[in-house]
């Protein structure tokens, strides 16, 4: 330099163009308990950035960024 893959709550992941973006762990609050753990209930928290296509984009296209693989 070329080709290619990935990017979604703090962490790990699901989501084949239309639902309030789901689940587990974690965090916080409450219940229970003499206290703690465990258990139960509830809450907060995310689509890497920009542009395009579309009535509608996490999803399709293009560019960029970060990380990785292969070739040179």
């Nucleotide at each position: 330099g070329g080709u290619u893959g990935u990017a979604u709550a703090g962490u790990g992941u699901a989501g084949u163009g239309g639902u309030u973006a789901g689940c587990a762990c974690g965090u916080c609050a409450g219940a229970c308990u003499u206290u703690g753990a465990a258990u139960c209930u509830g809450a907060a928290g995310a689509c890497c950035c920009g542009a395009g296509u579309u009535c509608a984009a996490a999803c399709c296209u293009c560019g960029g960024u970060a990380c990785g693989a292969c070739c040179u």